[in-house]
RNA sequence: GAUGAACGCUAGCGGCAGGCUUAAUACAUGCAAGUCAAGGGGGUAGCAAUAUCACCGGCGAACGGGUGCGUAACGCGUACACAACAUGCCUUUAACAGGGGGAUAGCAUUGGGAAACUGGUGGUAAUACCCCAUAAGAUUGUGGAUCGGCAUCGAUCAGCAAUUAAAGUUCCGGCGGUUAAAGAUUGGUGUGCGUCUGAUUAGGUAGUUGGUGGGGUAAAGGCCUACCAAGCCGACGAUCAGUAGGGGGUGUGAGAGCAUGACCCCCCACAUGGGUACUGAGACACGGACCCAACUCCUACGGGAGGCAGCAGUAAGGAAUAUUGGACAAUGGACGGAAGUCUGAUCCAGCCAUGCCGCGUGCAGGACGAAGGCGCUCAGCGUUGUAAACUGCUUUUGGACGGGGACAAACCACUCGAUGCGUCGGGUGCUGAGGGUACCGUCAGAAUAAGCACCGGCUAACUCCGUGCCAGCAGCCGCGGUAAUACGGAGGGUGCAAGCGUUAUCCGGAAUCACUGGGUUUAAAGGGUGCGUAGGCGGUCUUUUAAGUCAGUCGUGAAAUCGCUGGGCUUAACCCAUGCAAUUGCGAUUGAUACUGAAUGACUUGAAACAGGUUGAGGUCGGCGGAAUGAGACAUGUAGCGGUGAAAUGCAUAGAUAUGUCUUAGAACACCAAUUGCGAAGGCAGCUGACUGGGCCUGAUUUGACGCUGAGGCACGAAAGCGUGGGGAGCAAACAGGAUUAGAUACCCUGGUAGUCCACGCCCUAAACGAUGUUUACUUGCUGUUCCAUCCUACGAUGGAGUGGCGGAGCGAAAGCGUUAAGUAAACCACCUGGGGAGUACGCCGGCAACGGUGAAACUCAAAGGAAUUGACGGGGGUCCGCACAAGCGGUGGAGCAUGUGGUUUAAUUCGAUGAUACGCGAGGAACCUUACCUGGGCUAGAAUGUGUCGGGAAGUGAUAUGAAAGUUGAUCGCCCUUCGGGGCUCGAUACAAGGUGCUGCAUGGCUGUCGUCAGCUCGUGUCGUGAGAUGUUGGGUUAAGUCCCGCAACGAGCGCAACCCCCUUGUUCAGUUGCCAUCAUUAAGUUGGGGACUCUGAACAUACUGCCGCCGUAAGGUGUGAGGAAGGUGGGGACGACGUCAAGUCAUCAUGGCCUUUAUGUCCAGGGCUACACACGUGCUACAAUGGCAGGUACAGAGGGCAGCGACGGUGCGAACCGAAGCGAAUCUCUUAAAACCUGUCCCAGUUCGGAUUGGAGUCUGCAACCCGACUCCAUGAAGGUGGAAUCGCUAGUAAUCGCGCAUCAGCCAUGGCGCGGUGAAUACGUUCCCGGACCUUGUACACACCGCCCGUCAAGCCAUGGGAGCUUGGGGCGCCUGAAGACGGUGACUUUACGGGGAGCUGUCUAAGGUGAAACAAGUGACUGGGGCU
Repeated sequence: GAUGAACGCUAGCGGCAGGCUUAAUACAUGCAAGUCAAGGGGGUAGCAAUAUCACCGGCGAACGGGUGCGUAACGCGUACACAACAUGCCUUUAACAGGGGGAUAGCAUUGGGAAACUGGUGGUAAUACCCCAUAAGAUUGUGGAUCGGCAUCGAUCAGCAAUUAAAGUUCCGGCGGUUAAAGAUUGGUGUGCGUCUGAUUAGGUAGUUGGUGGGGUAAAGGCCUACCAAGCCGACGAUCAGUAGGGGGUGUGAGAGCAUGACCCCCCACAUGGGUACUGAGACACGGACCCAACUCCUACGGGAGGCAGCAGUAAGGAAUAUUGGACAAUGGACGGAAGUCUGAUCCAGCCAUGCCGCGUGCAGGACGAAGGCGCUCAGCGUUGUAAACUGCUUUUGGACGGGGACAAACCACUCGAUGCGUCGGGUGCUGAGGGUACCGUCAGAAUAAGCACCGGCUAACUCCGUGCCAGCAGCCGCGGUAAUACGGAGGGUGCAAGCGUUAUCCGGAAUCACUGGGUUUAAAGGGUGCGUAGGCGGUCUUUUAAGUCAGUCGUGAAAUCGCUGGGCUUAACCCAUGCAAUUGCGAUUGAUACUGAAUGACUUGAAACAGGUUGAGGUCGGCGGAAUGAGACAUGUAGCGGUGAAAUGCAUAGAUAUGUCUUAGAACACCAAUUGCGAAGGCAGCUGACUGGGCCUGAUUUGACGCUGAGGCACGAAAGCGUGGGGAGCAAACAGGAUUAGAUACCCUGGUAGUCCACGCCCUAAACGAUGUUUACUUGCUGUUCCAUCCUACGAUGGAGUGGCGGAGCGAAAGCGUUAAGUAAACCACCUGGGGAGUACGCCGGCAACGGUGAAACUCAAAGGAAUUGACGGGGGUCCGCACAAGCGGUGGAGCAUGUGGUUUAAUUCGAUGAUACGCGAGGAACCUUACCUGGGCUAGAAUGUGUCGGGAAGUGAUAUGAAAGUUGAUCGCCCUUCGGGGCUCGAUACAAGGUGCUGCAUGGCUGUCGUCAGCUCGUGUCGUGAGAUGUUGGGUUAAGUCCCGCAACGAGCGCAACCCCCUUGUUCAGUUGCCAUCAUUAAGUUGGGGACUCUGAACAUACUGCCGCCGUAAGGUGUGAGGAAGGUGGGGACGACGUCAAGUCAUCAUGGCCUUUAUGUCCAGGGCUACACACGUGCUACAAUGGCAGGUACAGAGGGCAGCGACGGUGCGAACCGAAGCGAAUCUCUUAAAACCUGUCCCAGUUCGGAUUGGAGUCUGCAACCCGACUCCAUGAAGGUGGAAUCGCUAGUAAUCGCGCAUCAGCCAUGGCGCGGUGAAUACGUUCCCGGACCUUGUACACACCGCCCGUCAAGCCAUGGGAGCUUGGGGCGCCUGAAGACGGUGACUUUACGGGGAGCUGUCUAAGGUGAAACAAGUGACUGGGGCU
């Protein structure tokens, strides 16, 4: 785009068309084929004229109308042919029509039967029937002449013989009859070409193919029959199976095509299924006959009737298709002389939006942009929207009323004229179903008239609400799991419009079966290889021909349709035209001859042959050889051998392994050896002989296109395997044992049989690969190598044939190919058409078998696949780094306790954090508070703040009662400023903003962890690539570093690295109080005077840069116990964290979208809980002791804190602490005695003078309050624990280890935590194989949620389709045999007949529809059980 459509929603009118696609299922009822009285005789009515009825007879009923069952066919289409035919009615021409005969219906009469119907007898007519005559241009026979053709033959002419005709009627005009010829029309027959699918249908055929004789027909013919011959069809697809009416046309398409065959036209076939003939010009006959069968109906059970695939209509089937209408007025048909009759053909009407076309549902103005709806950033705006209201105008359509032509040319009647007497013309009159029509006019009135689908992309059209992977949508991709333009609704919009969508089907897009117009290295696809049949294709020249080809002309290609032009309905659809064009085809004819074909002659370059050389693991069959291995014998010799990652099985004291000599067996041929050579492929390797195939080179000697390809066919065809017979050393499936392992039917080891070897015969497959069919020609090069020839001293050069590498143009999706093409062309063959199912099933063929060849479908998926790219990953490779390993030191894991977590418990044990990157984490302080949790008691605009309105009152103090408190109650006291308007403050009511540690960290911001302080991550321009992308950023070095250098199609740049910042380390300068004190004075004391030198404090500056030197290096840089220097190669530390990753963490710091909640999930209070405890884990503390404990003595820090504070000092207490109290907002006072260390003493290896848990008692302090649940002190008690399994952590120097000190939070403190400070102060690093993590390059990838990936098979379960299957059932077709109706043909025919050379009944033979029966094949359905497959 289309439709004979259907369904859903909707629906105003008209015109034109269309309307059972299914059950060729069954049909009630009516109608659809009659007519002629001018062929005939009768009946009835009537006096008659006349009317009417049946019968005989004529014509018609073979047309028209329906349907598409069958048919793959000369059925249809097209073009021819009939010298092989027919043709009623019609036209033309010619001739003729003489005589005779007997019947029969109707009728009369009489029977049978329920009916349908039918019998007997009697008499009768014809244009019914029969006989005789006439007889030619008819038919048959015979023979002659002329001409012609197309084979048999045909035409014409003149003879002879035989045979065959007729119908009358009349109004006298005619209408008819017979024969013959011709025409026209219609039909019959034959032939060429065209006409669906399947080869998993390959052979078919016996009247089959042909001939002869006969029969039959309108007619040729195996059409039929007898005999004879053995043919005929088929790979150019016979036969069989399936499907199907064919064409003009129709739909689509640029076309070629593809699909289709409704309506209209042509042809065919059919008329319940099947068979058969009769009549006739024509039928084997839709509304005729006979028979068989199925079905239906009537019946008196004896017997009968029927055929809507005619028009209506009914039932059924179905998604689905109309009225039991009107009329013969017109057109056409039958009959008739005519009037006329008949006509469900036809013309009309009815129903249906089924389609096409046309019209309308109003037009113009109208902004306060009304109301309402919807949306938003919500005092408002936007949109619906000039839309509405309102004003003016119009009246198609619909309604009412009125008018109303054509279809009628005619026939016919009357009349006039002409006339060739057949007819023709003029006038008048009559006839309309549709039709109360179309059409026209008048009237009133916007009046009577809009829906459907869609709005994620494709694809025109967007928002809100609801829902929450639900409900649902979906043509494909895909939407929906709480912000859905995708579901449902709404508003708005978009598209079509009396329709709009959906479904179904066809074409297109699809170059996605490719003729036009595709491919085959890797995406699907080259046969394993050759030889060769058919076929296809084929070198140069000449001549002929004209089949192909090309051009002209003629015929045909029906009409309709399509196109163009013009015309008619108001337009259009629609219709019309002796209209045009087209119909791409077929046939005939004339010409052209380049090319192809055919034929002829020639040629040599293709091909082959020949001659001479040459080459090689080419093949077959023999002979021979050495090394190795095994075995045997003998000898030497002794305890192991062998094997592995390590072992064991195994062999060995009965002497192995090893060594030596000899003997023997089978198989394979080291080195040469190669990117080599040969072969068609498979394949071929010691040496040698025989036989044999091929290639190449040279010559230009011979033939003269002999060529290329090659469906079928034939041959060869690795390994494994099979058969028979040999052989058997080594190796080695199966098998056995030993190991490995969770297992190990494996990998490894020890053995070991088929086999491997030979001969003969099979098998016929491989990643049979160059994943690249064969042949020929052409198209830049460079460089190896093998063979031959020529030049030639040689390096070498040239030519030819092979075999490699790299690359140009070109090609290719790219990878790549590239004279050995995957380039440019030609020829032929083979093969492909999404993945799976499946190279499976069934069938067939081959095979001894194994198995091979050929080779589907159902079902299922939306992909499967190729090449390349970027990542990620690898028990891939290379390079490098890190306390990563290693080397060390100290821990954890065992104990007790502290603390966090899990789990459990609980009214609650609030919440969060969960591998690394949670677990002394949020928390830098849970007794109340905190607090979010639980129980209970209260409040409800609320615990806080602001604003508006109204009212009261200074603010405020708040007794009492009750209560656990909160709260409730509310006595009493009190009254500010003022310009007198009011204001401030406060209480109550009310209104607006509440509140929420409720949910979502997967809606978010911010902040943070981690990879990782790892060295990376990117951009611009350019270049390369179809592109993703690449390059830069890779490479060679170097570095801590993408740090720097060199090179380079790259050149630059950014974020990172480094540096700039801070602290420490050295110095200088400046400044000296509260710090310092060398010199002077003074003191118990830097206490004081004094001093700035020193220390120190704190500000500025300096210093380090591989700068210098040696060596190495092109450079960057490296190196040196270099120099100098406080410090040396980023001096140490901190802050600082690229692009990004983990939907990492946090809605409970804070902020925030959405959701939820509002006498509660808010808020106040008391008490409890967060502190529970069988247990498990993490992080720590203290220990287990002598490098120690205890006691006594002595010494040395740094950094911090302090007024609700630090608190000296004095006193009391064993002590925690208390009572007094100076100083200090602090370089001044204070916390503050640092501890380890050192010295002395003691303990003497023990559960201790170690260890301190636990428990009892007594206290101190903080605090409303230490019961749950604080810290500390004293006395007493004195647990586990004797250095810790597997495993695991930290640390590379002022580090680890060890020792103490301070601070934050804080009333106090569960701090052994965290953050800082200093004191003492090590060991070790060979090195990068390994473990972990990371970086760069490279490689493979079927991964991309990226290896915690992907993914295979079995098993379990559900569903689906399918193969096999003992069988069972059904169907169509064929074959054999039996029976055999009607009918046809034949025989007979004693009976019948007025007909007599005749016909018929009867009897009988053959054939035959149908039926029965038998065996076999084919196709379906179904089947216990069973096999695999697909989806989940």

The prediction has a mean pLDDT of 83. A computed fold for a 1432-nucleotide RNA from an uncultured bacterium, annotated as small-subunit ribosomal RNA. Its Rfam family is "Bacterial small subunit ribosomal RNA".